[in-house]
Annotation: The RNA shown here (SAM riboswitch aptamer (S box leader)) has 114 nucleotides and comes from a Chitinophagaceae bacterium. The coordinates come from a structure-prediction model, not an experiment, and the mean pLDDT is 86. It matches the Rfam family "SAM riboswitch aptamer (S box leader)". Rfam's curators write: The SAM riboswitch is found upstream of a number of genes which code for proteins involved in methionine or cysteine biosynthesis in Gram-positive bacteria.

RNA sequence: AUAUUAUCAAGAAAGGUAGAGGGAAUGGCCCGAUGAAACCUUGACAACCUGUUACGCUAACCCCGUGAUAAGGUGCCAACUCCAGCUCAUUAGUAAUAAUGAGACAGAUAGUAA
Repeated sequence: AUAUUAUCAAGAAAGGUAGAGGGAAUGGCCCGAUGAAACCUUGACAACCUGUUACGCUAACCCCGUGAUAAGGUGCCAACUCCAGCUCAUUAGUAAUAAUGAGACAGAUAGUAA
């Protein structure tokens, strides 16, 4: 990088180095010298995978299911994936269009596969 499955309205920052960018891309709108990116340290959040464990199931064990835990592997710690773009529906409007809802596309993270 590819395919596939699940989730994406919740949650969680301090210090040091550094010094102008960052929020994927486009358009917006934001964040940023009261310090961006990046790197380091510590801490938190979460519970996808592994581990441990309780209960259920069983004659019993395994498997499996539900929960707990947070030791290990990731992830993550402004704003709903910050919002929108395409389609459909409903409502309002003469219309342009707007609002709301559903879906698609794109993306992020995790698991699995070759």
Overview
It was read from a public genome assembly, where an Rfam model found it. Taxonomically the source falls in Chitinophagaceae (Bacteria, Pseudomonadati, Chitinophagia, Chitinophagales).